[in-house]
Context: one part of a larger RNA
RNA sequence: GCCAACGAGUUAAUGUCAUAAGCGAGGUUAAGUAUUACAGGUACGAAGCCGAAGCGAAAGCGAGUCUUAAUAGGGCGACUAGUUUAUGGUAUUAGACCCGAAACCAGGUGAUCUACCCAUGGUCAGGUUGAAGGUUGGGUAAAACCAACUGGAGGACCGCACCAACCGUCGUUGAAAAGGCGGUGGAUGAACUGUGGGUAGGGGUGAAAGGCCAAACAAACCUGGAGAUAGCUGGUUCUCUCCGAAACAUAUUUAGGUAUGGCCUCACUGGAGAUUAACGGAGGUAGAGCACUGAAUGGGCUAGGGGGCUUACACGCUUACUGAACCCAAUCAAACUCCGAAUGCCGUUAAUUGCUCAGUGGGAGACAGGGCGCGAGCGAUAAGGUUCGCGUGCGAGAGGGGAACAACCCAGACUGUCAGCUAAGGCCCCCAAAUAGAUGCUUAGUGCGUAAGGAUGUUCAAUUGCCCAGACAGCCAGGAUCUUGGCUUAGAAGCAGCCACGAUUUAAAGAGUGCGUAACAGCUCACUGGUCGAGUGGUAGAGCACCGAAGAUGAUCGGGACUAGAAAGCAUCUUGCCGAAGCUACGGAUUUACGUUUUAGGACGUGAGUGGUAGGAGAGCAUUGUGAACAGCGUCGAAGGUGUAUUGUAAAGUAUGCUGGAGCGUUCACAAGAGACCAUGUUGGC
Numbered sequence: 001g002c003c004a005a006c007g008a009g010u011u012a013a014u015g016u017c018a019u020a021a022g023c024g025a026g027g028u029u030a031a032g033u034a035u036u037a038c039a040g041g042u043a044c045g046a047a048g049c050c051g052a053a054g055c056g057a058a059a060g061c062g063a064g065u066c067u068u069a070a071u072a073g074g075g076c077g078a079c080u081a082g083u084u085u086a087u088g089g090u091a092u093u094a095g096a097c098c099c100g101a102a103a104c105c106a107g108g109u110g111a112u113c114u115a116c117c118c119a120u121g122g123u124c125a126g127g128u129u130g131a132a133g134g135u136u137g138g139g140u141a142a143a144a145c146c147a148a149c150u151g152g153a154g155g156a157c158c159g160c161a162c163c164a165a166c167c168g169u170c171g172u173u174g175a176a177a178a179g180g181c182g183g184u185g186g187a188u189g190a191a192c193u194g195u196g197g198g199u200a201g202g203g204g205u206g207a208a209a210g211g212c213c214a215a216a217c218a219a220a221c222c223u224g225g226a227g228a229u230a231g232c233u234g235g236u237u238c239u240c241u242c243c244g245a246a247a248c249a250u251a252u253u254u255a256g257g258u259a260u261g262g263c264c265u266c267a268c269u270g271g272a273g274a275u276u277a278a279c280g281g282a283g284g285u286a287g288a289g290c291a292c293u294g295a296a297u298g299g300g301c302u303a304g305g306g307g308g309c310u311u312a313c314a315c316g317c318u319u320a321c322u323g324a325a326c327c328c329a330a331u332c333a334a335a336c337u338c339c340g341a342a343u344g345c346c347g348u349u350a351a352u353u354g355c356u357c358a359g360u361g362g363g364a365g366a367c368a369g370g371g372c373g374c375g376a377g378c379g380a381u382a383a384g385g386u387u388c389g390c391g392u393g394c395g396a397g398a399g400g401g402g403a404a405c406a407a408c409c410c411a412g413a414c415u416g417u418c419a420g421c422u423a424a425g426g427c428c429c430c431c432a433a434a435u436a437g438a439u440g441c442u443u444a445g446u447g448c449g450u451a452a453g454g455a456u457g458u459u460c461a462a463u464u465g466c467c468c469a470g471a472c473a474g475c476c477a478g479g480a481u482c483u484u485g486g487c488u489u490a491g492a493a494g495c496a497g498c499c500a501c502g503a504u505u506u507a508a509a510g511a512g513u514g515c516g517u518a519a520c521a522g523c524u525c526a527c528u529g530g531u532c533g534a535g536u537g538g539u540a541g542a543g544c545a546c547c548g549a550a551g552a553u554g555a556u557c558g559g560g561a562c563u564a565g566a567a568a569g570c571a572u573c574u575u576g577c578c579g580a581a582g583c584u585a586c587g588g589a590u591u592u593a594c595g596u597u598u599u600a601g602g603a604c605g606u607g608a609g610u611g612g613u614a615g616g617a618g619a620g621c622a623u624u625g626u627g628a629a630c631a632g633c634g635u636c637g638a639a640g641g642u643g644u645a646u647u648g649u650a651a652a653g654u655a656u657g658c659u660g661g662a663g664c665g666u667u668c669a670c671a672a673g674a675g676a677c678c679a680u681g682u683u684g685g686c
Base pairs, nucleotide, nucleotide: 001686002685003684004683005682006681011094012093013092014091015090016089017088018087019086020085021084022083023082026050027049028048032044033043034042035041036040054061055060064076065075066074067073097235098234100232104225105224106223107222108221109220115199116198117197118196119195120194121193122192123191124189126158127157128156129154133150134149135148136147137146138145162186163185164184166183167182168181169180170179201217203213204212205211238620239619240618241617242616243615248261249260250259251258252257263365264363265362266361267360268359269358270357272356273353274352275351276350277349278348279347280346281345287339288337289336293333294332295331297329298328299327300326304322305321306319307318308317309316369394371392372391373390374389375388376387377386378385399410400409401408414588415587416586417585419584420583421582425578426577427576428560429559430558434575436574437573438572439571440570441569447562453547454546457544458543459542460541462539463538464537465536466535474531475530476529477528478527480504481503482502485499486498487497510525514523515522589610590609591608592607593606594605595604596603597602621675623672624671625670626669627668628667629666630665632664633663640659641658642657643656644655645654646653647652
């Protein structure tokens, strides 16, 4: 890992509700006794319990009573229905659907591992160094002292055994639950070691690491309390039918829990509810406005303030300074309003609809939501952000489209059909349907990603200049003089800079548009004539294109591919077609309202329904056993196993072949150890 078997809402007591039955102002027995046809019944057994009366703290009174001074008022009552049993739902108390802690406590078992201690034994090759002391000699007054020899000390030195474990590497489902290999440290000592003994769990022992106490110690192990507790995680077993949520409010040592309400379901009761229209209401949002409160711009006017002048002081004059109030113009506001909608809300009447509404009671689930559109706050008018409101769908929703894609667009799947029509979206090929039609646009593969900004791209439509008295562009020619204007400067001659910017001759020509020179020179422009011969400039706008445009593994519109007479691109229009589980057609199932019918169950007709998680309600299938019936089946072959055929909407059933070799079924009731694919489930097999 697979297969098989086992594996989770039970039982008891007590409430409560529903259903069924008995009796009914009453209902009922419990223990027990007797009896019997004995897993069971029957009879007896009113002890007790519930109900028929309540009110008050109570005395107490009583259809009333309490409060009170009260006969007022008010509170709680009365004007009747209960009770017993069974079945089902649910609650409480119990382990209470099952498995699961880490822990806590009690009593015991452990020091054969290891820590320390006690007793008694054992072990340490070989080599080196050479302390004290001693002896002899020297030396001294005697000592001290010196030398040689002797001596053999040391948590001394080198280094086996032995002990340790510093480095590296291999090993890491190992040869090994701590090792191998090569180096390493100690090796007469606080050394190592044998045997026996001691200390025990909040305790020991510890040269101290929270170390060690039998391969897992911040409190050992075993058994028990014990099914500890687990607002947490996981799991919870057959089928079909009807309805179908919530992720909110309030409270919470509350925030991933729970309670009450809202939302779901079932039963009963009542008779409302919804939509639209008209009419009647309340309101201060959007918008708008500036009348208030504030904000805020320019101008005018002007008190005050500042500066200047004047002045002995007081005055006075002045000001490109500032400036309240007021006036004019133009603005802004969630906490401004002289105004003010649309929706929504409340009500009346009418129409339509037809159980959609409310109450009481039983049962829930849910209280982590999330996307999109719209209105707002926070944020950066960021976020697949966050918090509210209105709506929608996902959640709990399949189908078609969107390449793929919970939420976007279309559309709500009872079931069958090799029938039809459509929606969104599409119709060259992949790929069903137009290589359809009309008129334009685009040349960028734009289409098939983006902005500010930029540009003689191109189309359209305005407006305004110049123009056959000849425009625009090109070509030919002129573009002069006073004068090198004045100043400045080394120089400044149109052209470094400053000032001025005149006049003359002219068809025209600036005291000069640019290049240029050291300064001149030179080239050029404005301006003018000629040539040419019809349009040529400016401004603002609209459509489609262009640039702006850089990313990390290989690109791409989903792909292939597609455009210049003719798009498979864009815009507007037209006609067809395709396209879904939508709608229709035909057949079937089922729920329900109404009607008809029936003793009843039910049947028929008409209409409306039948997606579904949590969850509520209903109806069934299968398994094991019990009772009754079938004068059921069975060695002429039961159950079980394994195939085949077939029936039913499903769980499932029936027949039969082979196997098997002795029990088993059908119907109606009853009772449950009553259904497994999943719990890192348990056990077994492989």
Large-subunit ribosomal RNA, domain II from a bioreactor sludge metagenome, 686 nucleotides, folded computationally.